[in-house]
RNA sequence: GCGAAUGUAGUUCAAUGGUAGAACCUUAGUCUUCCAAGCUAAUGGUGAGGGUUCGAUUCCCUUCAUUCGCUCCA
Numbered sequence: 001g002c003g004a005a006u007g008u009a010g011u012u013c014a015a016u017g018g019u020a021g022a023a024c025c026u027u028a029g030u031c032u033u034c035c036a037a038g039c040u041a042a043u044g045g046u047g048a049g050g051g052u053u054c055g056a057u058u059c060c061c062u063u064c065a066u067u068c069g070c071u072c073c074a
Base pairs, nucleotide, nucleotide: 001070002069003068004067005066006065007064010024011023012022013021018054026042027041028040029039030038047063048062049061050060051059
């Protein structure tokens, strides 16, 4: 330099155009003499910018980060 893949909640993963879910973690309540466990609830998210569309995590373009492969190397 070229090509490919990945990017979603604090973490690990779903969601192939129609209001983004689960588990764990955290917080609150409940329970318990207390703690833990259990139960209930809550907080919190699409890497960034643009385009297409009535509607985009999803399709297109650019860009950023990470990983892998190829090439060159004075």